[in-house]
């Protein structure tokens, strides 16, 4: 230069057309002389930008960006 994959909350993941699930984490209660643990609840993601398709788009296409890998 070409080709593929990927891109969702602080972080690591699921969900593949009908408003986004889980776990670490944080936050605040109980428990405890205090902490850790445990237990119980509570906040956070317009799903990388952008356009297009559809009544509807995180999901389906197109371009851009970033990022892994192969080839030259």
């Nucleotide at each position: 230069g070409c080709c593929a994959g990927c891109u969702u909350g602080g972080c690591c993941u699921a969900g593949g057309g009908g408003c986004a699930a889980g776990g670490c984490g944080u936050c605040g209660c109980u428990c405890u002389u205090g902490u850790a643990a445990a237990g119980c609840g509570a906040a956070g993601a317009u799903c990388g930008g952008u356009g297009g398709u559809u009544c509807g788009a995180a999901u389906c296409c197109g371009c851009c960006a970033g990022u892994u890998g192969g080839c030259a």